Predicted 3D model of a 73-nucleotide RNA (transfer RNA) from a Minisyncoccota bacterium. Taxonomically the source falls in Minisyncoccota (Bacteria, Bacillati). The sequence was found in a public genome assembly.
[in-house]
RNA sequence: GGGCGUAUAGCUCAGUUGGUAGAGCGCGAAGCUUAUACCUUCGUGGUCCCAGGUUCAAGUCCUGGUGCGCCCA
Numbered sequence: 001g002g003g004c005g006u007a008u009a010g011c012u013c014a015g016u017u018g019g020u021a022g023a024g025c026g027c028g029a030a031g032c033u034u035a036u037a038c039c040u041u042c043g044u045g046g047u048c049c050c051a052g053g054u055u056c057a058a059g060u061c062c063u064g065g066u067g068c069g070c071c072c073a
Stems, first nucleotide, its partner, number of pairs: 001072007010025004019056001026044006049065005
């Protein structure tokens, strides 16, 4: 220098054909216990990497950029 993949909650990741963003873990509260833990219930949590475009509607499609990973040279 060229090519491919990837970026979504504090962490690990889902998200179908474009149609109001989810799970587990974590964190908080209550119950339980002598008490912590475990367990149960409830709650908490995201400007979907950035900037544009298309569309009635974009996490999803298109363009450019940035970070990370891989391959070729």